Predicted 3D model of a 73-nucleotide RNA (transfer RNA) from a marine sediment metagenome. RNAcentral holds the sequence, with entries from ENA. Model confidence (mean pLDDT): 80 of 100.
RNA sequence: UGGCGUGUAGCUUAGUUGGUAAAGCAGUCGGCCGUUAACCGACAGAUCGCAGGUUCAAAUCCUGCUUCGCCAG
Numbered sequence: 001u002g003g004c005g006u007g008u009a010g011c012u013u014a015g016u017u018g019g020u021a022a023a024g025c026a027g028u029c030g031g032c033c034g035u036u037a038a039c040c041g042a043c044a045g046a047u048c049g050c051a052g053g054u055u056c057a058a059a060u061c062c063u064g065c066u067u068c069g070c071c072a073g
Base pairs, nucleotide, nucleotide: 001072002071003070004069005068007066010025011024012023013022019056027043028042029041030040031039049065050064051063052062053061
């Protein structure tokens, strides 16, 4: 430098044919408990790597840039 893949909550991941983002762990609060842990319930948390475009509507489609990984030179 070129090709392919990848980037979604603090962490690990889902997200179907474009219809407005879900779960586990962690966090907060409560229940249980002599206390802690475990267990049970609830709550909060992501303008989906960045910027544009298409569309009534984009995490999803298109373009550019970029992070990381692999391959080639």